[in-house]
RNA sequence: UGCUGUACCGAGCAAACUAAGCCGAAAGGCUUAGGGCGCAAAGCCACCGGUCUAAAGCGAGGAGCCAUGACAGCGGGGUUGCCAGC
Repeated sequence: UGCUGUACCGAGCAAACUAAGCCGAAAGGCUUAGGGCGCAAAGCCACCGGUCUAAAGCGAGGAGCCAUGACAGCGGGGUUGCCAGC
């Protein structure tokens, strides 16, 4: 450095949900406490695909369409990294 993995050592993160509060039109996100579904990168990045929302805009003031908004715990990719073995 690459590959394989979590058997060992030491760790780490924290889903759903609950309580208090904040941002947002919403999806969703953030903080604190509890919680412990799970994760070998469930550390970070919106580049690609996908999914969610639809304020503004379009549409006949309708049905609806639509990302510039979001999801990194949907997948790919990039990047950084503990331990062990080869």